RNA sequence: CUGUCGGGUUUGGCAGCCUUUCGUCGUAAGUCGGAUUGCAAACCAGGCUAAUUCGGGGGACUCCAGAAGUUUGUAAGGUUUCUGGAUUAUCCCGAGCUAAAUGAUGUGCUAAUCGGCGCGUCUAAAUGUGUAGAGACUAUAUACCUGGCUCCCGGUUGACGGGAUGAUGAGAUAGUCCAAGCCUUUUGGUAACAGAAGG
Numbered sequence: 001c002u003g004u005c006g007g008g009u010u011u012g013g014c015a016g017c018c019u020u021u022c023g024u025c026g027u028a029a030g031u032c033g034g035a036u037u038g039c040a041a042a043c044c045a046g047g048c049u050a051a052u053u054c055g056g057g058g059g060a061c062u063c064c065a066g067a068a069g070u071u072u073g074u075a076a077g078g079u080u081u082c083u084g085g086a087u088u089a090u091c092c093c094g095a096g097c098u099a100a101a102u103g104a105u106g107u108g109c110u111a112a113u114c115g116g117c118g119c120g121u122c123u124a125a126a127u128g129u130g131u132a133g134a135g136a137c138u139a140u141a142u143a144c145c146u147g148g149c150u151c152c153c154g155g156u157u158g159a160c161g162g163g164a165u166g167a168u169g170a171g172a173u174a175g176u177c178c179a180a181g182c183c184u185u186u187u188g189g190u191a192a193c194a195g196a197a198g199g
Base pairs, nucleotide, nucleotide: 001016002015003014004013005012017038020035021034022033023032025030043148044147045146046145047144053095054094055093056092057091058090062086063085064084065083066082067081068080069079070078071077096129097128103122104121105120106119107118108117109116110115133178135177136176137175138174139173149166150164151163152162153161154160182199183198184197185196186195187194188193
């Protein structure tokens, strides 16, 4: 400097990158980690939107209760630490599943080989699903795929080949619905809270 916590602002929590430097791995571009810093920045085009399941472990801030210390003439209240509970921004693990890809194969078309295009079958993994507010549906990316651009190495008249980087944000992003929000009754709990029924 940027993002996020329903929307806006603030505070606070969490997260991401940049600058300089030290160490680690690498021929190198760069990777990973510690410290430090905050000028500005974090690419373009096209394609795909499938699976969406079963289990499990953490969790800041905040709220509630209790104990001890402290403040006070005593108390109430405040405040510090610890323990337990609640909620939850979110961090993950095991198994399974998954679109366009990639590769293989069958088949049809193209006069024929190579090749190209269409259709079918098999084949993949994760920054996907699991993981919204209980959730349903549509789209599209910040996910994934192909190519380009930038940088490095090799080759070289060149063509070309092999690497690297280009942030987090999808634990619902944009929408539509439903839920919640409001009122009444009621269950569990000391409470914070968590349910059920109806309007």